């Protein structure tokens, strides 16, 4: 210098155009002499940024940024 993939909750990942979910973690309850586990409930994300398409975008298109990988 060129190319590809990826970016969503604290972490790992879903969600293929219709007001964003799971597991683990966290908080509370329940339980226990106490704690863990189990069980129940809850908090937590305007989806990397800016535009475009659309009635409507996490998703499609463009540009930028971060990360990873490959070629030279």
């Nucleotide at each position: 210098g060129g190319a590809a993939a990826u970016c969503u909750a604290g972490c790992u990942c879903a969600a293929u155009g219709g007001u964003a979910g799971a597991g683990c973690g966290c908080u509370c309850g329940c339980u226990u002499c106490g704690a863990a586990a189990a069980c129940g409930a809850g908090a937590g994300g305007c989806u990397c940024u800016g535009g475009g398409u659309u009635c409507g975008a996490u998703a499609c298109c463009c540009a930028g940024g971060g990360u990873u990988u490959c070629c030279c």